[in-house]
């Protein structure tokens, strides 16, 4: 240097153009003499970052970062 993946909630990861979830953690809350387990509720996200197409983008396009992997 070329070519490919992957970047979403504190961790693991769905979501293929029309309202951003899902476990598990953490927060309160019940349960208990406590504790843990067990049930219930809220909260948490500028979707890597900056541009384009689109009524409308987490999705498509192009650039760049980051990490993995191939190739030379």
């Nucleotide at each position: 240097g070329c070519c490919g993946a992957u970047g979403u909630a504190g961790c693991u990861c769905a979501g293929u153009g029309g309202u951003a979830g899902a476990g598990c953690a953490a927060u309160u809350c019940u349960u208990u003499c406590g504790u843990a387990a067990a049930g219930a509720a809220g909260a948490g996200g500028u979707c890597g970052u900056g541009g384009g197409u689109u009524c409308a983008a987490c999705u498509c396009c192009c650039a760049c970062c980051a990490u993995c992997g191939g190739c030379u």

Predicted 3D model of a 72-nucleotide RNA (transfer RNA) from a Patescibacteria group bacterium. It matches the Rfam family "tRNA". The family's RNA type in Rfam is transfer RNA. It was read from a public genome assembly. Model confidence (mean pLDDT): 83 of 100. Taxonomically the source falls in Bacteria candidate phyla (Bacteria).